RNA sequence: CCAGUUAAAGGGCAAACAUGGCUGAAAAGCAUGGACGCAAAAUCACAGGUCUAAGGGAAAUAACUAUGUCGGCUGGAUUACCUAG
Numbered sequence: 001c002c003a004g005u006u007a008a009a010g011g012g013c014a015a016a017c018a019u020g021g022c023u024g025a026a027a028a029g030c031a032u033g034g035a036c037g038c039a040a041a042a043u044c045a046c047a048g049g050u051c052u053a054a055g056g057g058a059a060a061u062a063a064c065u066a067u068g069u070c071g072g073c074u075g076g077a078u079u080a081c082c083u084a085g
Stems, first nucleotide, its partner, number of pairs: 005085001012038002017033003021030003036072001042078003046075003049070001051068001055065002
């Protein structure tokens, strides 16, 4: 110096839920509170997958469909704090 594992220190993020308003057809996102948890629960929709179906097609449907959504679903990429053993 690099990699793995683990303890510590300083900290970080924020699930469900609630509130109120905004955006949205919806899923969902944002704000406030709140902590289930997370060593990348920081960033990125490239691949797979989840959710939604305005619009679209169809003779028609409660079905199908992503250009929408989820990074706290998995993989991958990029970046980062501390460090006894």
c-di-GMP-I riboswitch aptamer from Fictibacillus terranigra, 85 nucleotides, folded computationally. The model forms 89% of the base pairs in the Rfam consensus. The organism belongs to Fictibacillus, within Bacteria. It matches the Rfam family "c-di-GMP-I riboswitch aptamer". Its family is annotated with cyclic-di-GMP binding in the Gene Ontology.